The prediction has a mean pLDDT of 82. This is a predicted structure of a 73-nucleotide RNA (transfer RNA) from Candidatus Zambryskibacteria bacterium RIFCSPHIGHO2_01_FULL_43_25.

[in-house]
RNA sequence: GACGGAGUAGCUCAGUCGGUAGAGCACGGGACUCAUAAGCCCGGGGUCGUGGGUUCAAUCCCCACCUCCGUCA
Numbered sequence: 001g002a003c004g005g006a007g008u009a010g011c012u013c014a015g016u017c018g019g020u021a022g023a024g025c026a027c028g029g030g031a032c033u034c035a036u037a038a039g040c041c042c043g044g045g046g047u048c049g050u051g052g053g054u055u056c057a058a059u060c061c062c063c064a065c066c067u068c069c070g071u072c073a
Stems, first nucleotide, its partner, number of pairs: 001072007010025004019056001027043004049065005
């Protein structure tokens, strides 16, 4: 330098051939217990990497850029 993959909650990851985002763990609260843990119930938390474009509407489609991984040179 060329090509491909990844970037979504604190962490690990889903998601949708465009209709407004979820799980597990973690965290907070409750109930239980003499008490703690486990298990049970409830809850908070997201500019979906950045900036543009298309669209009534973009996490999703298009373009550029940034970071990480890989292959080739």
About this RNA:
It matches the Rfam family "tRNA". By type it is a transfer RNA. NCBI's taxonomy places the organism under Bacteria, Bacteria candidate phyla, Candidatus Zambryskiibacteriota.